A computed fold for a 72-nucleotide RNA from a Pseudomonadota bacterium, annotated as transfer RNA. Its mean pLDDT, the model's own confidence on a scale to 100, is 80. Lineage of the source: Bacteria > Pseudomonadati > Pseudomonadota.

RNA sequence: GUCCCUGUAGUUCAAUGGAUAGAACAGCUCCGUCCUAAGGAGUUAAUGGGGGUUCGAUUCCCUCCAGGGGCA
Numbered sequence: 001g002u003c004c005c006u007g008u009a010g011u012u013c014a015a016u017g018g019a020u021a022g023a024a025c026a027g028c029u030c031c032g033u034c035c036u037a038a039g040g041a042g043u044u045a046a047u048g049g050g051g052g053u054u055c056g057a058u059u060c061c062c063u064c065c066a067g068g069g070g071c072a
Stems, first nucleotide, its partner, number of pairs: 001071007010025004018055001027043005048064005
């Protein structure tokens, strides 16, 4: 330089065009216990940036950014 893949919560992953983007672990509060733990209830928190298509975009298209890989 060129081609391909990936980017969603603090972390690991779902959601392949439709109603309020879910789950586990972690965090916080409460219950629990003599204390701690196990266990239980509740709660906070996310679509990499910009633009486009569409009635509707995490999803499709363009571009940029970041990470990974193949070739040179």
It matches the Rfam family "tRNA". Rfam links the family to the GO term triplet codon-amino acid adaptor activity. The sequence is in RNAcentral, with records from ENA.